[in-house]
The prediction has a mean pLDDT of 83. Predicted 3D model of a 105-nucleotide RNA (SAM riboswitch aptamer (S box leader)) from a Lewinellaceae bacterium.
């Protein structure tokens, strides 16, 4: 890459290089940004998939953070497709599609 399977309104930022854009791609919306975008790098911290260590013993639970990812503005930042419901612009749920991560190919 691709497929299958899980998660998601929670948590977590200084520095340094850089210099105009970011927020996954379209549209639309709204937002962060010269009080310094993105990218790259140090530390620092989240968190708890994987792997660990104990208990259950039927795939559960507790506990740590040394390890392999991840991630650290806003619900995946919001909606766009499909149903309900509400009373006519909102609300629910669902699905896509991306993301992570394990696993197989």
């Nucleotide at each position: 890459a691709u497929u299958u399977u899980a998660u998601a309104a929670a948590g977590a930022a200084g520095g340094g290089u850089g210099g105009a854009g970011a927020g996954a791609c379209c549209g639309g919306g709204c937002u962060c940004u010269g009080c310094g975008a993105a990218a790259c790098c140090c530390u620092g911290g989240c968190a708890a998939c994987c792997g660990u260590a104990c208990c259950a013993c039927u795939u559960g639970g507790u506990a740590a953070a040394a390890g392999g990812u991840g991630c650290c503005a806003a619900a995946u930042c919001c909606c766009g497709c499909c149903a309900a419901a509400u009373u006519u612009u909102u609300u629910u749920g669902g699905a896509a599609a991306a993301a992570u991560a394990a696993a197989a190919u």

The sequence was found by an Rfam model in a public genome assembly. The model forms 97% of the base pairs in the Rfam consensus.